[in-house]
Context: one part of a larger RNA
RNA sequence: UUGGGCGUAAAGCGCGCGUAGGCGGCCCGGCAGGCCGGGUUCCAAAACCCGGGGGGCUCAACCCCCCGAAGCCCCCGGAACCUCCGCGGCUUGGGUCCGGUAGGGGAGGGUGGAACACCCGGUGUAGCGGUGGAAUGCGCAGAUAUCGGGUGGAACGCUCGUGGCGAAGGCGGGUUCCUGGACAUUAACUGACGCUGAGGCACGAAGGCCAGGGGAGCGAAAGGGAUUAGAUACCCCUGUAGUCCUGGCAGUAAACGGUGCACGCUUGGUGUGCGGGGAAUCGACCCCCUGCGUGCCGGAGCUAACGCGUUAAGCGUGCCGCCUGGGGAGUACGGUCGCAAGAUUAAAACUC
Numbered sequence: 001u002u003g004g005g006c007g008u009a010a011a012g013c014g015c016g017c018g019u020a021g022g023c024g025g026c027c028c029g030g031c032a033g034g035c036c037g038g039g040u041u042c043c044a045a046a047a048c049c050c051g052g053g054g055g056g057c058u059c060a061a062c063c064c065c066c067c068g069a070a071g072c073c074c075c076c077g078g079a080a081c082c083u084c085c086g087c088g089g090c091u092u093g094g095g096u097c098c099g100g101u102a103g104g105g106g107a108g109g110g111u112g113g114a115a116c117a118c119c120c121g122g123u124g125u126a127g128c129g130g131u132g133g134a135a136u137g138c139g140c141a142g143a144u145a146u147c148g149g150g151u152g153g154a155a156c157g158c159u160c161g162u163g164g165c166g167a168a169g170g171c172g173g174g175u176u177c178c179u180g181g182a183c184a185u186u187a188a189c190u191g192a193c194g195c196u197g198a199g200g201c202a203c204g205a206a207g208g209c210c211a212g213g214g215g216a217g218c219g220a221a222a223g224g225g226a227u228u229a230g231a232u233a234c235c236c237c238u239g240u241a242g243u244c245c246u247g248g249c250a251g252u253a254a255a256c257g258g259u260g261c262a263c264g265c266u267u268g269g270u271g272u273g274c275g276g277g278g279a280a281u282c283g284a285c286c287c288c289c290u291g292c293g294u295g296c297c298g299g300a301g302c303u304a305a306c307g308c309g310u311u312a313a314g315c316g317u318g319c320c321g322c323c324u325g326g327g328g329a330g331u332a333c334g335g336u337c338g339c340a341a342g343a344u345u346a347a348a349a350c351u352c
Base pairs, nucleotide, nucleotide: 004323005322006321007306008305012320014203016201017200021196022195023194025090026089027088028086029085030084032083033082034081035078036077037076038075039074043071050068051067052066053065054064055063056062093193094190095189096188100183101182105179106178108176109175111173112156116152117151118150119149120148121147122146123145127138128137164171165170208249209248210247211246212245213244217243218242222238223237224236225235260319261318262317263316264315265314268297269296270295271294272293273292274291275290276289277288278287301308302307325352326351327350334345335344336343337342
């Protein structure tokens, strides 16, 4: 480069915002480019491609020679399908307004109860704890149990749902304040303002790092007790980092729906969340229609099969990312980033 692919075979960037670029709705007008027709010259020659003729390798492929045509540039003309141009228009795409709705969406403050641990006091006495069984451990300096009081940190039972919200990571006691997004209805305003997005920027679980706090429980490391042939483990008793908060760094994951984003089209059934409308009713329900989510089952179609199936992996369009046999290897070297740990970009020899 050509072709084929990316749920599970190699392959969707963890996720968003957005620059360049690529792509882009309906109508009207114009005609610069594409397109069509014509013209001469030129593009050194040759080669390449198309048509014809001739020749050389035994033929052919291949190579050589001759002629022609086409093509590029330029000029003239045409059409107005596409692109383009118009300080032309439109409203279906997009955006905005009014009044509503649901929500563990985000940030800060103050707050609650249960449990747990520790401390103080009361009752009370010999055990408690732990295990497969034990032991280490705790306890007559009074434990465990139980009652009262106090202090502390972390997490929020039931409600809880195949349920909700968020771009993803993720988000769950209650309250207040600040704040982002979504949805439906009405169709008032704007008038293509759109989609995607190389670089770039922002966010990004757990664990880790730096500084300062905090430290109840849990608990890498570590110590001890067991088990065992051994036991650097599984079980038990302790227990430091850490887990928590504030500020900064790091930037990874089975960051998964293992499925990039957007738009259009294509039989259905049945749950559920939140709206709107209708009919009915005393009213809430129930019932019917409809929009946006979220599940299950399945039709056509797709698929190697499994399965997917209006939430597509169906039928199409646009844009981005990625793949190209296994190992070596997501490694080495170099670059960039980082305090470090390391992250990212990313080979080859060799081997099967």
Small-subunit ribosomal RNA, central domain from an uncultured bacterium, 352 nucleotides, folded computationally.
The coordinates come from a structure-prediction model, not an experiment, and the mean pLDDT is 83.
The full RNA is in RNAcentral, with records from ENA and SILVA.